[in-house]
RNA sequence: GCCCCCAUCGUCUAUCGGCUAGGACACCACUCUUUCAAGGUGGAGAGCGGGGUUCGAUUCCCCGUGGGGGCA
Repeated sequence: GCCCCCAUCGUCUAUCGGCUAGGACACCACUCUUUCAAGGUGGAGAGCGGGGUUCGAUUCCCCGUGGGGGCA
């Protein structure tokens, strides 16, 4: 330098155009217990940036940014 892949709650992830974005762990509150842990119930918490397409974009397209891999 060229090519390919990836980017979503604190972490790991689901989603193939209709999202009020789901789950696990973690966190918070309550409950249970003599207490803690475990268990039960509830709660807060996320789409990398900018454009485009579309009635509608996390999803499709372009540019950029960051990460990973391959070739040279």

This is a predicted structure of a 72-nucleotide RNA (transfer RNA) from a Longimicrobiales bacterium. Lineage of the source: Bacteria > Pseudomonadati > Gemmatimonadota > Longimicrobiia > Longimicrobiales. The RNAcentral record of the sequence draws on ENA and MGnify. RNAcentral records the identical sequence in 3 taxa. It matches the Rfam family "tRNA". From the family's description: Transfer RNA (tRNA) molecules are approximately 80 nucleotides in length. Its family is annotated with triplet codon-amino acid adaptor activity in the Gene Ontology. It is annotated as a transfer RNA. Its mean pLDDT, the model's own confidence on a scale to 100, is 86.